[in-house]
RNA sequence: CUUAUCCAGAGUGGCGGAGGGACCGGCCCGUCGAUGCCACGACAACCUACCGACGCGACGUCGGCAAGGUGCCAAAUCCGGGCAGGUCCUCCUGCGAGAUAAG
Numbered sequence: 001c002u003u004a005u006c007c008a009g010a011g012u013g014g015c016g017g018a019g020g021g022a023c024c025g026g027c028c029c030g031u032c033g034a035u036g037c038c039a040c041g042a043c044a045a046c047c048u049a050c051c052g053a054c055g056c057g058a059c060g061u062c063g064g065c066a067a068g069g070u071g072c073c074a075a076a077u078c079c080g081g082g083c084a085g086g087u088c089c090u091c092c093u094g095c096g097a098g099a100u101a102a103g
Stems, first nucleotide, its partner, number of pairs: 001103006011040005019029003023081004041073001043071001046069003050064006077097001082095005
């Protein structure tokens, strides 16, 4: 940079000791110990492997599985933001921003 997804789902223990939830505003979490790190466990099913169906086949589509590679386990990506369109005038849609996967 491209493509896809993001209102579902899933925590215990240990270490440690003050900020954390990307950024800004709001709102929230946190000395009843958060964020983070480690171990184990879970969730999910993007990729690989494997299994099944269909197509003659390379291979593709769909479904399954959960062994391997990632991801993830407060709140919708916690809510809003910047742009465009619509509109009953404060809401809707798309894009953007961010995150993750694959290339």
A computed fold for a 103-nucleotide RNA from a soil metagenome, annotated as SAM riboswitch aptamer (S box leader).